[in-house]
Parts: sequence; structure tokens; C1' cells
RNA sequence: UCGUGCUAGACGGGGAGCUAGCGGUGCCCUGAACCUGCAAUCCGCUACAGCAGGGUCGAAUUCCCGCUUGAGGUCUCUGGCUGGUGGGACUGUUUGGGCUAAGUGGCGUUGAGAGUUGGGCCCUGCGCGGCAGGGACCUAUGAACCCCGUCAGGGCUGAGAGGCAGCAGCGGUAAAUAGGUAACCCUGGGUGCCGCAGGACUACCUGGCUGGAGCCGGCUGGUCUGAGGCAAGCCACGAGCCAAGAUCGAGGGUGGGUGCACGG
Repeated sequence: UCGUGCUAGACGGGGAGCUAGCGGUGCCCUGAACCUGCAAUCCGCUACAGCAGGGUCGAAUUCCCGCUUGAGGUCUCUGGCUGGUGGGACUGUUUGGGCUAAGUGGCGUUGAGAGUUGGGCCCUGCGCGGCAGGGACCUAUGAACCCCGUCAGGGCUGAGAGGCAGCAGCGGUAAAUAGGUAACCCUGGGUGCCGCAGGACUACCUGGCUGGAGCCGGCUGGUCUGAGGCAAGCCACGAGCCAAGAUCGAGGGUGGGUGCACGG
């Protein structure tokens, strides 16, 4: 090196799931790959991890290992998009309030803000005035008798002269009643274009003086805060698709490795 006969091995593999784990049935991928029996209310086994029986190929295109490529699956406090449900913390939007003063508007050198000095507004007391009530005053009325004056008539007394009490009438008056009241006295107040004194001077209005350019905050803007709604952003949940990462990985390509016996 060739031939013959064997042996290891191969005759599909993988993913998820199930399982303590492994493999299979069932699902999916790859793609072409012996037959029979078993199995999701699962079946078989135990790290040499389907079992049982039969068949074919067989040391290489076929078996084993490395590298590479890679269908597909699975996972994620990952990202993006789409649509759904819910929320209102935040942004935005609407609205109330505070601050600001960039724009606009208004006031201001015929003097802003500020400072200072007066006055007013406010309170108390007193005075004056006014008003109200009462008193006093004025007028009128006003007592059968127990008020006054004058007292006809009449009466009493006295010898007389005279004296005395006194009804009615007349005149007046007290209490009281009614009216009036310029002036007088007392009291009171939701009283006053009034006066004086004291207080308070916080706020507001206003005069004078100093000084010399700001002041106000209507609207827009900015900022802080409260409220309302959820169409949008946003947040939460779950779904689909895409991407990223991790992991398993069929199939392809490539490199390497592989036993025994006999004979030429």
C1' cells in the first nucleotide's frame, strides 16, 4: 500500500416545555433520515441515564474533535414603535393669589420715591350755639261751706250811738287744668362747616421744606404657590412588532483524528 473478515460507532439532530435529572411520545425548527411494540390522567430509565426485538452500513462523502457560519427557540429591573386600560406625582394647558419689572401703558424736572415739619381724619374734657324735655314766667279757667276782699237782704248784741259774724251776688286767689313762651334756670344726645385744652399719631388724605429720578402695576412676559380636567406629554399595568444583550443551537463550510486479525 492492496485485499478479506470483524469491532467501536452510525442509520438524524436541535429548541422550549415536562422532570430531582436524562431520554422519548405530543409542539416547534432543520430537512429527507431502517422496521416493529410502548407512552400526557404520560412512558422508559439513573450519570454508560428511552426500553425490548429485528435489519443495514462500517474505519470514512457516512464515525469523533476543534474553528467558522448559522435557520430557529428561550430569557431580560434593556431600548424604540403601535394600539388598550387606569392614574394625576411632574411638564404642559385653564384659573385664583403673591413676587418681579424685560416689553407696553400711566404718573413724574410744572419735581418721582424717600426724609423732615405742620394740618385734617380719630378719642376725651370744657366753653359757645342748636335741638328736646322739665321748671320758672305770661294768659284763660279755676273752691256750695271748712280761701281772701266787699258783703244787699237777713241775723246777733246794745237803751241808744254803735259794734260783730256773715249766705247769695260781685271781684280775686291756691292746688290744678289748658294754651303760650323772645329772654331766664336745670337736665340730656347718634347734636354742630364753631372755639379751647389734652391724647393718639397705626393707617389714609394734604400743605411747606430738603433733595434730584424715579414711581405705579392695567396688559404681555418671568417666577413661586393653590385649585380643576385629562385631549397630549408623563407614570403604572398587561399585549403585539422591531432592535440590543445573554443563552441553547439544526444545517453548511473548513482543519484535524480514528481500532483488531489474516493474506499478497

Notes: Predicted 3D model of a 264-nucleotide RNA (Bacterial large signal recognition particle RNA) from a Chloroflexota bacterium. Its Rfam family is "Bacterial large signal recognition particle RNA". Its family is annotated with SRP-dependent cotranslational protein targeting to membrane, signal sequence recognition and signal recognition particle, plasma membrane targeting in the Gene Ontology. It is annotated as a non-coding RNA gene. The model forms 87% of the base pairs in the Rfam consensus. The organism belongs to Chloroflexota, within Bacteria.